Large-subunit ribosomal RNA, domain VI from Nitrososphaerales archaeon TH5893, 264 nucleotides, folded computationally. The source organism's lineage runs through Archaea, Thermoproteati, Nitrososphaerota, Nitrososphaeria and Nitrososphaerales. The sequence was found in a public genome assembly. Its mean pLDDT, the model's own confidence on a scale to 100, is 83.
Context: one part of a larger RNA
RNA sequence: CGUGGUUGUCUGAGGGGAAGUUGCCCCUAGUACGAGAGGAACAGGGCAGCGCAGCCUCUGGUCUAUCAGCUGUCCGACAGGGCACGCUGAGCAGCUAAGCUGCUUAGGAUAACUCCUGAAAGCAUCUAAGGAGGAAGCCUUUCCCGAGAAAAGACAUCCUUCCGAAAGGAGGAGGGCGGCUAUAGAAGAUAGCGUUGAUGGGAUGGAGGUGUACGCAUCGAGCUUCGGCGAGGUGUUCAGCCUGCCAUUACCAAUAGCCCAAGG
Repeated sequence: CGUGGUUGUCUGAGGGGAAGUUGCCCCUAGUACGAGAGGAACAGGGCAGCGCAGCCUCUGGUCUAUCAGCUGUCCGACAGGGCACGCUGAGCAGCUAAGCUGCUUAGGAUAACUCCUGAAAGCAUCUAAGGAGGAAGCCUUUCCCGAGAAAAGACAUCCUUCCGAAAGGAGGAGGGCGGCUAUAGAAGAUAGCGUUGAUGGGAUGGAGGUGUACGCAUCGAGCUUCGGCGAGGUGUUCAGCCUGCCAUUACCAAUAGCCCAAGG
C1' cells in the first nucleotide's frame, strides 16, 4: 500500500534440511547346495559407531548465589568484617557432555535392466498399439517456514452509530503509550500481569545447600606471680547462616491518565 474495521483459529500454493548413515551379533541353519571338504540367502529380532536435533530425571563438569576451614594484613582485643573469588573442601538453580531421548515404516511414479502379449516382416521380436516388475536415487509419509499465494484465501466473535447547513463535535469493537515483569530477549519483537490482582519486591512457611554458630557450662596436656591462663574436646545444637526454587500473604509498586481507530 491493496482488500469495511477488529480479535482469534486455520488451509497450504510454494520453499528449506542429509537428517540420516555405517557395521556387528542372534535366528533362518550346520538348512538350501555339495561325493566330501565346506557352506549361503529372503523374511524376523537385538546392539553398537559416526552425524543431526532436543533435554537436564540420572552420572559428571562448572557454579565470582551460598556455607565451612585456613594464611597474611588492617579495623586496639573478643565477636564480626574489608583486602582483583586470597587459598582449600563442598555446592541448589542455571548452563552444559562424557549423561538422557528421538531420528521409523509404508505407499506412488521411475532409471539402467528383466518380462508378458504382439504385428509391421505368415517366422522371430520387451514395442510399434497394449500390459507387468524394478534402486541407498525422485514424490508423499516426518520436521521447519509459509496468504505480498497481487488469483493477496477460509471459518468464527464483536463493531459498522448520532448531532449539525458547514466547520466541527459526541460515541466507538479493539489496539497502543505510560506501569510491574519473564516461559522472551542485542534494539524492536514475543509472552504474562495490571486492585474483579499473586506480576515483581518484601515477610512467613516448605524444600534444598553447608555441616553443628555466638554466648554460657564443663573437661583439658601443661604453665603459674597461686589470683588464674590454656590449644582443643563435649553439651546446649541435625545447630547457625543462606537461597535465582515451591507455596501462602496485598505490606510496597503495577496509580492517575493519554492517544489511535472502520463507518460503504